[in-house]
The part of an RNA shown here (large-subunit ribosomal RNA, domain I) has 546 nucleotides and comes from a marine sediment metagenome. The RNAcentral record of the full RNA draws on MGnify. Model confidence (mean pLDDT): 85 of 100.
Context: one part of a larger RNA
RNA sequence: GGCUGCUGGUGGAUGCCUUGGCAUCAACAGGCGAUGAAGGACGUGCUUACCUGCGAUAAGCCUCGACGAGUGGGAUAAACACUUUGACUCGAGGAUUUCCGAAUGGGGAAACCCAGUGGGAUUAAUCUCCCGCUAUCCGUAGCUGAAUACAUAGGCUGCGGAGGCUAUACCCGCCGAACUGAGACAUCUAAGUAGGCGGUGGAAGAGAAAUCAAAAGAGAUUCCCUAAGUAGCGGCGAGCGAAAUGGGAAAAGCCCAAACCGGUCAUUUAUGGCCGGGGUUGUAGGAUCAGCUAAAAGAGUUCCAAUCUUUAACCGAAGGCUCUGGAAAGUGCCACCACAGCGGGUGAUAGUCCCGUAGGUGAAAAGGAAAGGAAACAGGGCUGACACCUGAGUAGGGCCGGACACGUGAAACCCGGUCUGAAUCUGGGGGGACCACCCUCCAAGGCUAAAUACUCGUUGAUGACCGAUAGUGAACCAGUACCGUGAGGGAAAGGCGAAAAGAACCCCUGUUAGGGGAGUGAAAUAGAACCUGAAACCAGCAGCUU
Numbered sequence: 001g002g003c004u005g006c007u008g009g010u011g012g013a014u015g016c017c018u019u020g021g022c023a024u025c026a027a028c029a030g031g032c033g034a035u036g037a038a039g040g041a042c043g044u045g046c047u048u049a050c051c052u053g054c055g056a057u058a059a060g061c062c063u064c065g066a067c068g069a070g071u072g073g074g075a076u077a078a079a080c081a082c083u084u085u086g087a088c089u090c091g092a093g094g095a096u097u098u099c100c101g102a103a104u105g106g107g108g109a110a111a112c113c114c115a116g117u118g119g120g121a122u123u124a125a126u127c128u129c130c131c132g133c134u135a136u137c138c139g140u141a142g143c144u145g146a147a148u149a150c151a152u153a154g155g156c157u158g159c160g161g162a163g164g165c166u167a168u169a170c171c172c173g174c175c176g177a178a179c180u181g182a183g184a185c186a187u188c189u190a191a192g193u194a195g196g197c198g199g200u201g202g203a204a205g206a207g208a209a210a211u212c213a214a215a216a217g218a219g220a221u222u223c224c225c226u227a228a229g230u231a232g233c234g235g236c237g238a239g240c241g242a243a244a245u246g247g248g249a250a251a252a253g254c255c256c257a258a259a260c261c262g263g264u265c266a267u268u269u270a271u272g273g274c275c276g277g278g279g280u281u282g283u284a285g286g287a288u289c290a291g292c293u294a295a296a297a298g299a300g301u302u303c304c305a306a307u308c309u310u311u312a313a314c315c316g317a318a319g320g321c322u323c324u325g326g327a328a329a330g331u332g333c334c335a336c337c338a339c340a341g342c343g344g345g346u347g348a349u350a351g352u353c354c355c356g357u358a359g360g361u362g363a364a365a366a367g368g369a370a371a372g373g374a375a376a377c378a379g380g381g382c383u384g385a386c387a388c389c390u391g392a393g394u395a396g397g398g399c400c401g402g403a404c405a406c407g408u409g410a411a412a413c414c415c416g417g418u419c420u421g422a423a424u425c426u427g428g429g430g431g432g433a434c435c436a437c438c439c440u441c442c443a444a445g446g447c448u449a450a451a452u453a454c455u456c457g458u459u460g461a462u463g464a465c466c467g468a469u470a471g472u473g474a475a476c477c478a479g480u481a482c483c484g485u486g487a488g489g490g491a492a493a494g495g496c497g498a499a500a501a502g503a504a505c506c507c508c509u510g511u512u513a514g515g516g517g518a519g520u521g522a523a524a525u526a527g528a529a530c531c532u533g534a535a536a537c538c539a540g541c542a543g544c545u546u
Base pairs, nucleotide, nucleotide: 001545002544003543004542005541006540007539008538009537015531016495017494020466021465022463023462024461025460026459027458028457029455030454031165032164039100040099041098042055043054044053050074051073061094062093063092064091065090066089070082071081072080105114106113107112115134116133117132118131119130120129121128136162137161138160139159140158141157142156143155144154170201171199172198173197174196175195181188185235211218212217222249223248224247225246232240233239253447254446255445256391260277261276262275263274264273265272266271282425284390285389286388288385289384290383291382292381293380298377301375302374303373304372307369308368309367310366311365313361314360315359319334320333321332323330335352336351337341343355344354345353396420397419398418399417400416401415402414406432427442428441429440430439431438482489483488502530505517506516507515508514
């Protein structure tokens, strides 16, 4: 020096654990904000660095309800307080709520600086201090008022509204890539995706046929299944990719414009504006005129409201002995409850010890839902005649684009730019160029629940989900420490014990280290660098060997 074994050290794998995550289901909620939000800064405690709470009334103030013996948050001790005249805690409603922040009196390098004005405190007076108001835009009502006579622009005042944040989600609109694929690449694809901007709601959007269909018919929209990877589109490449139909979910239909009538105002004397009535349709409907007839309905608004429910809580069955053990819930024996043997805790594994669970009960206050009721308001039909009305720079057309599964194609239908430009019910659109016949529908105005999408959040429940290199980046004071000028990037880090009983006292010493005794404990090789404690690695001892 090597090998083997043993005893240790180092190290922190493994096992076990879980306060944290992940996913799903159900119900709720789907907003907060100039009455100043979200998010912060600074303060605030007997003592206070941090977290939490709170705001100069500052770990809190008041009222109401619940609870019932302790309490002064995490977080201990001492001291001092509070508390059955009900503290603490929980729930509801109030009060207070510095400064920054949309930030809004002006400014500004956020949490700071400097004002005006009305009122108040103080002072002999100034100074100083306190309270309110003073941003902009839009709407509305007024006041005032230039060049410029009337006027208008402008200015000012009162009242009302907006602004910002968020779930990086869902929805609608506008703008809109590239990588990539096509085994290169340009049409094409990726994709109307990512991204940007704007806007709304708890959903949004769509929506009551100028729709489909096909000789039979359906009857608003939306969503799911199907049709179907079909019909088609496509450098007919890569790829893209319907619809009708059928089956389900959910169901709900309405209001204007016009004709005509009345009122009122204006007037260029054709008419027009405003208000009220009327009226809303496609087997056409309505107006007008003539005749006849009826009393029923509303998803809307306001108010009331049985009842249910949310935000605290309360009651809640039933076990003893024995053995082992540090400890009984384990063993043995004998019982009991069960609408409760879900779950958690307790010194090992507890239906009967504790919290609970099944079941039942409960609200002073503040919310939510809601059958039903009331009020106002809205809300008919039939026949005949007549030919007044039925959405115009519209439909359609040319050119150029877009969107339709459809790339210009035979390319309909739909939307836009530009140039044009009808008909008026004896009318008009569509049925995939176009024409005829036939069928079908009525554009150029508007509203509309539900079925559908999503989840920052609340409550309850579940898991052939994870178990600390996993699961969120984060189980722990984590978006922290740290890095970066910045945008931004972004960790590591859990476990003594049943209970601190956390080692009084003594000794060594280089004296806040480390260790040896003593003591606690079941255990201290459980001693805080603390459960278990693998391997690499390092020693000591022993054997063998060179």